[in-house]
A computed fold for a 324-nucleotide part of an RNA from Solobacterium sp., annotated as large-subunit ribosomal RNA, domain IV. Taxonomically the source falls in Solobacterium (Bacteria, Bacillota, Erysipelotrichia, Erysipelotrichaceae). The RNAcentral record of the full RNA draws on ENA.
Context: one part of a larger RNA
Formats: sequence, C1' cells, structure tokens
RNA sequence: CUGUUGCCAAGGAACUCGGCAAAAUUGUCCCGUAACUUCGGAAGAAGGGACGCUCGAAAGAGCCGCAGCGAAGAGGCCCACGCAACUGUUUAUCUAAAACAUAGCUCUCUGCUAAGUCGAAAGACGAUGUAUAGGGGGUGACGCCUGCCCGGUGCUGGAAGGUUAAGGGGAUUUGUUAGACAACAAGUCGAAGCUUUGAACCGAAGCCCCAGUGAACGGCGGCCGUAACUAUAACGGUCCUAAGGUAGCGAAAUUCCUUGUCAGGUAAGUUCUGACCCGCACGAAAGGCGUAAUGAUGUGGGCGCUGUCUCGGCAGCAGACUCG
Repeated sequence: CUGUUGCCAAGGAACUCGGCAAAAUUGUCCCGUAACUUCGGAAGAAGGGACGCUCGAAAGAGCCGCAGCGAAGAGGCCCACGCAACUGUUUAUCUAAAACAUAGCUCUCUGCUAAGUCGAAAGACGAUGUAUAGGGGGUGACGCCUGCCCGGUGCUGGAAGGUUAAGGGGAUUUGUUAGACAACAAGUCGAAGCUUUGAACCGAAGCCCCAGUGAACGGCGGCCGUAACUAUAACGGUCCUAAGGUAGCGAAAUUCCUUGUCAGGUAAGUUCUGACCCGCACGAAAGGCGUAAUGAUGUGGGCGCUGUCUCGGCAGCAGACUCG
C1' cells in the first nucleotide's frame, strides 16, 4: 500500500449528483399517541418509563456492578409533494419502475352447428357453457365528473337515382367461295356454311348518394376596436370553420423564453412547497381533477445518528515486500 474487521478527541452532512456507505434504532411489559380517513386504518404513529439478585403469601425491605432485554439475535423516526389505488407481474445475465396486470367502468360482436381460434380437411377448443354466457377493443379501486364537433375516415342502416363484373344478347363486321359479271383477260361482286368482330339492351354487391353514430379514428380559430388616471376589456365589429377547448387543473413526469413573478423555508435555495396564469405545446375513459391505505418508487425538508467529511490516526486478520 490492497482487502477485511474493530476503535477514535472536538465538530456532526461542513462530504457528495444524492447521507451512497456506515452509524444509530431494535426484545418484553406499562403509559401515551396527531393530521387525515374509504371509519378498516393511520399506529409499533410520535414520545416516555420499567427490566438483575436475595428475603417475603403479598405489601414491602435489602444487595451488587460503569452497565440488569449486562453476550448474540431483533424497526431509525417525522413533515410535504409527484406517480401508481391496493396484493401481484417484468427485461434469467446492466433498467423492478411511474412500465404490465388488476377488480371496477364502458363500447362492440355473438341466438348456438354462436361469435372467435387452430387446422387444405376430418376434427378440436370455445363448452358438456347459452347473453347474469362467450370473444374483441379501450379505460383502470373509490369519490366528483366526463363538455362541443358527424365536414373527412371508419362502422351501422337505407334504398329512389348514377356508375358497375362475369354472364345473357347478337346490331355490325372479317376471311373463305358455289355462283354471277367480265374481252372469259386483269379482275369485280358474292348466297349458304364455317370463321371473325361484338353495338344497343338486361345484369348483384360495391362505390357515388341519403341518414345515424365519439367510453369509433379523430378535431376542438384569427384580426380589430371599446369603460371618466392609467391599465385591462364584461361589450362590439369582422373573417374563417364540421365545431372553435366546457368543468377541472396549470412554469406541471407537460413551460421554450426561464433560475418567469410573488410568498415560504436557508445566513445564502437553477431543487422543493404554496400561489399567480402570459397553457412555446394541459384537458376530460390514448380519461380530467381529487383521494385514505399501500410502495426495496421519485423529489424536497427536519430530528436522531455517525470517520461521509474537517483530517486523519491506531489496532486485529489475510495479502503485497524480503528470505527460505
């Protein structure tokens, strides 16, 4: 010096991205226990006290040590906010989470030989079930709620009109030539049959079209003016749109400008909390806003505690180094 274990004056987070790591707490009994709450919890909240031995039925009295849960084993706690209700699940081998799932809610399909799925098929699952059932999509306990737009896309319904396939239909057309015409020369015409072409017309769904539908895919404006200080604009005008963002929330896991501004906390705070609203670019089941409990969750603060640090030191063990 390396690893590991133990100890440390004074201070006690000054360390650091961050109390990471370590220390501290720890048992049993008793007292005591707040906000909030879904009345179950929160809660072992917090915060205190006791703990050995001898005599005694007990009350009590006495004894020893620095120390009586005498060693070992055995919660640190509190405040506030974000996210997710919760228990659960996950990247075997860098991510355990706010991701996935979840009960609950909702939309939609499915009448049974069900829909759906696997399979050229047979057949099987669904299900020895039957709409209080089964499949699919979304949301995600609970509480309060879930606004406007159906123009586009999708889906559902409609059937008058337009368009429209195969097929039907066979107008027209091509070739060929018995024959006719011809000066019997070139050649021209040309029935039937066969062959070729294939107009009109008939002809379904679909599409166009007409409606409905948002817990379907989705979308949810601009400019100008105006009040007796100023400022602002309840108000007015105008353009555009299918309709112009409602409630609630808001510098947010979303805010660029931005360390926004004000307040709190600190001696000092780009973080944090509470407000404001000028939302670059929140917003209502890709749910909105709250929320007790829960969390090896994220963030900020505090008490306790400490070698994290000021700033190092000492010791045990195993190495490193020397000799063998």